[in-house]
This record gives sequence, C1' cells and structure tokens, in this order.
RNA sequence: GGGCUCGUAGUCUAGCUCGGUUAUGACGUCCGCUUGACGUGCGGGAGAUCACCGGUUCGAAUCCGGUCGAGCCCA
Repeated sequence: GGGCUCGUAGUCUAGCUCGGUUAUGACGUCCGCUUGACGUGCGGGAGAUCACCGGUUCGAAUCCGGUCGAGCCCA
C1' cells in the first nucleotide's frame, strides 16, 4: 500500500439482510422490600448524540461516500 470483517450504556450484546412509534437483553451500578447482618431473591430507577463527517430520504443505528480506530489476510 491492497482486500475482508468489525465499531451500539461501565462491560458484553440484540436490532442492520427487509429504513418507520420510546434502540434489546444480561452483568455491573443506585434505591426500596426481604435478612440480626451480608449474600440470595423480588420490585423499581439512572445510564447511549448507535466511532466521526457528509450525502440520499418525509424519515437513517440500518442505505451510499469519505475519515479515524481495532482484528485478520496479502504484498
């Protein structure tokens, strides 16, 4: 330098193929109940400008182009 795959809460992840109401779940975290206490269990809450910029569209996490970053392969 070229090709392929990927980037979504603190962590992991669904959703992308086929654009559409408030972006899914688990762990973690916070509050309450339960316990003598801790843990477990139950109920509830907060937490994401969907890597960045631009384009298409009535509407983009999703489609298109570019940039950045990570992994693998080729040279």
Molecule: transfer RNA
Organism: Candidatus Altarchaeota archaeon